[in-house]
RNA sequence: CCCUUAGAGUUUGAUCCUGGCUCAGGAUGAACGCUGGCGGCGUGCCUAAUACAUGCAAGUCGAGCGAGAAGUCAAGAAAUGAAGCUUCGGCAGAUUUUCUUGAUGGAAAGCGGCGGACGGGUGAGUAACGCGUAGGCAACCUGCCCUUAGCAGAGGGAUAGCCAUUGGAAACGAUGAUUAAAACCUCAUAACAUCGUAGUAACACAUGUUACAUCGGUCAAAGAUUUAUCGGCUAAGGAUGGGCCUGCGUCUGAUUAACUAGUUGGUGAGGUAACGGCUCACCAAGGUGACGAUCAGUAGCCGACCUGAGAGGGUGAUCGGCCACAUUGGAACUGAGACACGGUCCAAACUUCUACGGAAGGCAGCAGUAAGGAAUCUUGCACAAUGGGGGAAACCCUGAUGCAGCAACGCCGCGUGAACGAUGAAGGCCUUCGGGUUGUAAAGUUCUGAUCUGAGGGAAGAAACAAAUGACGGUACCUCAGGAGAAAGCCCCGGCUAACUACGUGCCAGCAGCCGCGGUAAUACGUAGGGGGCGAGCGUUGUCCGGAAUUACUGGGCGUAAAGCGCACGCAGGCGGAUCGUUAAGUCUGACGUCAAAGGCUGCGGCUCAACUGCAGUUCUACGUUAGAUACUGGCGGUCUAGAGUAUGUGAGAGGGAAGUGGAAUUCCAGGUGUAGGGGUGAAAUCUGUAGAUAUCUGGAAGAAUACCAAUGGCGAAGGCAGGUUACCAGCAGAUGACUGACGCUGAGGUGCGAAGGUGCGGGGAGCAAACAGGAUUAGAUACCCUGGUAGUCCGCACAGUCAACGAUGUACACUAGAUGUCUGCACAUAAGUGUGGGUGUCGGAGCAAACGCGAUAAGUGUACCGCCUGGGGAGUAUGCCCGCAAGGGUGAAACUCAAAGGAAUUGACGGGGGCCCGCACAAGCGGAGGAACAUGUGGUUUAAUUCGAUGAUACGCGAGGAACCUUACCCGGGCUUGAAAGUUAGUGACGAUCGCUGAAAGGCGAUUUCCCUUCGGGGCACGAAACUAGGUGCUGCAUGGUUGUCGUCAGCUCGUGCCGUGAGGUGUCGGCUUAAGUGCCUUAACGAGCGCAACCCCUGUUGUUAGUUGCCAUCAGGUAAUGCUGGGAACUCUAACAAGACUGCUACUGUAAGGUAGAGGAGGGUGGGGAUGACGUCAAAUCAGCACGGCCCUUACGUCCGGGGCGACACACGUGUUACAAUGGGGGGUACAGAGGGUUGCUACCACGCGAGUGGAUGCUAAUCUCAUAAAACCUCUCUCAGUUCGGAUCGGAGUCUGCAACUCGACUCCGUGAAGCUGGAUUCGCUAGUAAUCGCGCAUCAGCCAUGGCGCGGUGAAUACGUUCCCGGGCCUUGUACACACCGCCCGUCA
Repeated sequence: CCCUUAGAGUUUGAUCCUGGCUCAGGAUGAACGCUGGCGGCGUGCCUAAUACAUGCAAGUCGAGCGAGAAGUCAAGAAAUGAAGCUUCGGCAGAUUUUCUUGAUGGAAAGCGGCGGACGGGUGAGUAACGCGUAGGCAACCUGCCCUUAGCAGAGGGAUAGCCAUUGGAAACGAUGAUUAAAACCUCAUAACAUCGUAGUAACACAUGUUACAUCGGUCAAAGAUUUAUCGGCUAAGGAUGGGCCUGCGUCUGAUUAACUAGUUGGUGAGGUAACGGCUCACCAAGGUGACGAUCAGUAGCCGACCUGAGAGGGUGAUCGGCCACAUUGGAACUGAGACACGGUCCAAACUUCUACGGAAGGCAGCAGUAAGGAAUCUUGCACAAUGGGGGAAACCCUGAUGCAGCAACGCCGCGUGAACGAUGAAGGCCUUCGGGUUGUAAAGUUCUGAUCUGAGGGAAGAAACAAAUGACGGUACCUCAGGAGAAAGCCCCGGCUAACUACGUGCCAGCAGCCGCGGUAAUACGUAGGGGGCGAGCGUUGUCCGGAAUUACUGGGCGUAAAGCGCACGCAGGCGGAUCGUUAAGUCUGACGUCAAAGGCUGCGGCUCAACUGCAGUUCUACGUUAGAUACUGGCGGUCUAGAGUAUGUGAGAGGGAAGUGGAAUUCCAGGUGUAGGGGUGAAAUCUGUAGAUAUCUGGAAGAAUACCAAUGGCGAAGGCAGGUUACCAGCAGAUGACUGACGCUGAGGUGCGAAGGUGCGGGGAGCAAACAGGAUUAGAUACCCUGGUAGUCCGCACAGUCAACGAUGUACACUAGAUGUCUGCACAUAAGUGUGGGUGUCGGAGCAAACGCGAUAAGUGUACCGCCUGGGGAGUAUGCCCGCAAGGGUGAAACUCAAAGGAAUUGACGGGGGCCCGCACAAGCGGAGGAACAUGUGGUUUAAUUCGAUGAUACGCGAGGAACCUUACCCGGGCUUGAAAGUUAGUGACGAUCGCUGAAAGGCGAUUUCCCUUCGGGGCACGAAACUAGGUGCUGCAUGGUUGUCGUCAGCUCGUGCCGUGAGGUGUCGGCUUAAGUGCCUUAACGAGCGCAACCCCUGUUGUUAGUUGCCAUCAGGUAAUGCUGGGAACUCUAACAAGACUGCUACUGUAAGGUAGAGGAGGGUGGGGAUGACGUCAAAUCAGCACGGCCCUUACGUCCGGGGCGACACACGUGUUACAAUGGGGGGUACAGAGGGUUGCUACCACGCGAGUGGAUGCUAAUCUCAUAAAACCUCUCUCAGUUCGGAUCGGAGUCUGCAACUCGACUCCGUGAAGCUGGAUUCGCUAGUAAUCGCGCAUCAGCCAUGGCGCGGUGAAUACGUUCCCGGGCCUUGUACACACCGCCCGUCA
């Protein structure tokens, strides 16, 4: 100077923490799915080191040697015999063939030289000096190459080839003859080589090294030629390449702890290029190992690559370095170099050939094949370049290499067009039907030409040497022309995570990385439209790092989340007081060397850019050498006393082991007294007792435990320790400050101690008591309770070695506010006390902690050391090993499975937890239900249908305040289809009425008759037709609105601000007192407020004022048989409006207050009585059938009209009621007193008729006027006399009345007759606290009528009881526990299926 650290989802109702799982990023020699235009640069069997057909991958040198094929030339011989000539006899001799000789030529094979040890491949083996790094060799070698010095004289005998014979199928040989060399051998010469001998000098790091000098021994050579040169030998040196040795580093497992006989060392010898047990003989008994030997598993190592902020973690493809290997195993030969990939020998397996006797082979070289596998390429071109081998060279060889081919396998670059273009086209999709969106997108117009096609031109790579030489390749590149033409997909759209709608599906089909979606309105499945992301790619899968501080060196923890060994002693190890000196190992600084290249980073260049690549700088944090520094740590030496220990007095103690010993109690034995029970329990029974128990007294025996003191106390390392006495042993504290002088702390292994229970052997055994037996309890009761009872408990010896062995808190030391107890010392004072130590408790500050809490006895702040933890389950299990007599203990996994498991705290809910309080909740009472008959509702059953809903409380005389038709939704049958009803548009003029036929009706067919109003535009009404609209009591109350029930008329439910808490939350709203009440008062980190409570509203109870008809009538007057009947009155009652009144206001007592108790006055007294009024919310409570409404479904029907039936069925079960069972009664007679309502399609006075229901007349009243309408019980009197009755009235028979088109299914009422069950109701259960219960009647709604005994109101008569809050039920507040939160109808364990 530069660079540099990100989180999220998921445990809960919510919170904080712990903790795991999962995701977002990067990477890849990849594979798979869908898709695919071009180019550049790279990369491409990770599996079977499996097997390989075929071709190629290592040859070259004739200037080392012999021999020398084909071919060519020349000569000769033989044969042939063309043109030409001819005397026709022949001459001539071209051409061709063969042979011989010579020259040239140089193939194949051979001898010889160099190279086949390089280059290329692979990673099987190897945990090793194999690799990396730094060094060493005074213990070594090095062909070709370079430098220097010197040398090359003279001989010899063979051998392959070739030839002949011969074996064999072949491969390959055998024998004989013959031949050359730079092949081989001998001699000579020779030292600066080497060896021997005995010296001198110098140096040094142990053996030693170097130099010098003397004598002696030994060892060399090769020539070729084109005359330029090249080669040969010796010695020394260099360079290069190798060999060996060493320090350090290099995976996992201790459920591998011991390993080792050539093993470790020595002496001597052999061997090697060289050291060495490398090998051998002898000698010694060593060597390695908890700093992990040996054994087992896995693995080539590194530069580097990926990731990461870094430290780290993972990897070891391509490129480069090293190593190892070449079918498997072994061995050597040659050589400078090998124990040799394309050499040899042996063995093995496999393959091929075979004449069966024998032979041949090795792709982990390049291509290629088969196999394996998810998976990995062409049997290409060229030596043009770079490099290699041979050669003097030309040149030959080179699957090294350079190129091309295949593959989106990777990285990088480019393109698939650009500009304009709104009627915002069509189509698609959505829609609130208005529109929105796809979308400037398209079409259309105008352009461009990277890619593409065609044509023309056309490289660099080539250099040594003037020339020649290009596989790639007519490639890259340039120019021109043509033409938008041929070029876009993949994944995703619930959250994490960018991106939403419709349809289909209906816990199905499916999705899913985690959480999780899907059971009829799915942004999560499938499809479509739209959108988001990336883009020639996109997703998925696998693997690695990251996030993960989730192994924590950087950088975590252990009281309760996982985690402190049960406790101590202590070897090794780790750490260690003060001070002085010394040293320089650690540590720090400088310099030098190395850390190959490539890679990374920075800069500058080259390909149009980039990827790629060139150059320069830097990095590589490491090691070595050297020179310094000396604070700290270490080593060595000296000194000190504060740590530690010792000594001398003192003190407390259930500290330990041992030996004696005491009393109380229990049981048993013996005896006495004494008599019927005892014992035991919730209650009992088993048991015990007349054979004398229990009780009581006396005596005796035995074992175990030690009341009171006693404590919050003491001691001990922990476990643990208790009558008393004696001696022994050990620890602790304080005082003194005499002695030693760091002697200390911790402590892996190791050793010891270690409750209860258990084991072995031997004793002992009173009580208690597992197992066991019996009795109870219980559905059962292998338990809890009771009666018995054996091991055991006790003692001695020996084992065992565990626990909630806990303070769930390792040990030691130091430091850091206080307050208050207690035990035990010391000092001072002595009355209390004060100070100072050591223990043991409580509270509390800072600080810490997730919180709870801890807090000088730390869980605070630090130091040292040890132990332990890393999600839950599987599991402290299996296995192995160790220990044990056994029981068992110690050490201690994995497969598989889940997305949590867990800690602390919060709010609720719950509790057969606690406290306080309330309610007809219980109790105290009164009356009922449950038994009977009937009414009514429900279930069930039945049915063509018995329409539907309501179902614990909170359904069941409920929706329904009134089903014969209608209602009606159900069933059967008959009809209609724009429809039974409503709206719009155009048309017609009727509609209606009357009549006939048919039909069960609806309906169908036919006949007669025939519009109204008008402002003249039209309107009204009706019909039939077409179209748009309809219609549905069909489904979903779990899509909804509205309404309602219930907790509950219970006293609660919340908010603002403040304060407390990391937070959920708390406080307020708690506490004390009080109230019907979160009603109020006091206190108070709370202060206020809201919805509820109360009050305001209505009725009722008292009074007043006003008003006075239809109501009233005291006084006055009139009148009647009688009556407020009339005049009149406005007093009273009443009516209905307004007021008053009650507020704990007053008095007394009590209380801080709020308030309470008593009293006075008052019509009324402490919210006077009743009603309306129902907080936040709960029950996915009820209702789609009252209404409304989203979605779905039906449309000649699931719509609609009509007739009939059903909703009224009936073995049965339940709920709610009515009437009764009788004398507090029934019946007959007489007689009195209400309130609130209703009435014109109505209530009906009155009269007549009928026993009656009622009928026929008639009158009043649209109502304080008339009417329904006699209230009944009560009261008086007569009768009945306890019986299935003079109780009770069901059922049935007969006769009627009324309503209504119509009373059969299926109405009510009346009269006569009939006269069932039932004699007060089991378990259980309901209502009610005063004008209440009980009892008595009256009215009303619905309604033609009525199944009403129901519902809603009204008045009459009119009680009993409440000690009280233990219990049952419900509720409120506070508190406590919780593993519950769908909240106890929860959660959850085991067995079985």